[in-house]
RNA sequence: AUCUAUCUUCGGGGCAGGGUGAAAUUCCCGACCGGCGGUGAUGAGCAUGCACUUAUUGUUCUAAGCCCGCGAGCCUGUAAUUUUUGGCAGGAUCUGGUGUGAUUCCAGAGCCGACAGUAAAGUCUGGAUGGGAGAAGAUGGAG
Numbered sequence: 001a002u003c004u005a006u007c008u009u010c011g012g013g014g015c016a017g018g019g020u021g022a023a024a025u026u027c028c029c030g031a032c033c034g035g036c037g038g039u040g041a042u043g044a045g046c047a048u049g050c051a052c053u054u055a056u057u058g059u060u061c062u063a064a065g066c067c068c069g070c071g072a073g074c075c076u077g078u079a080a081u082u083u084u085u086g087g088c089a090g091g092a093u094c095u096g097g098u099g100u101g102a103u104u105c106c107a108g109a110g111c112c113g114a115c116a117g118u119a120a121a122g123u124c125u126g127g128a129u130g131g132g133a134g135a136a137g138a139u140g141g142a143g
Stems, first nucleotide, its partner, number of pairs: 002142009017029003031123002033113002035070004043061005065111002073088003093109005115126003
């Protein structure tokens, strides 16, 4: 290095402006937002090698809302809560360019967004001072 136990900290953003109406951040015009891990041809750093011109190799960080997977919700179970087990619900991308190679780069045009409440909500309020994929660190043990 790696594995493991315990603990600590961190861990989600967004309707400007206008229309209709008795009433809408819910409808209409328009505006705005993008959790976590993986993949990856982006960009950057360091080292190696060559010997200043180009070209090599290794390594670290970084790069997708719509490619793969995960999380948030509900039910089951319980006297009740948490964990666990089992089940359910819940979304979305194409075209062109470059290239050996891109649904990831560049350009353009699109699309999507749990549950409950309420004038029908990705953005308001609420469950939630919750939970959480995970991230970083500390200490002990194995090695």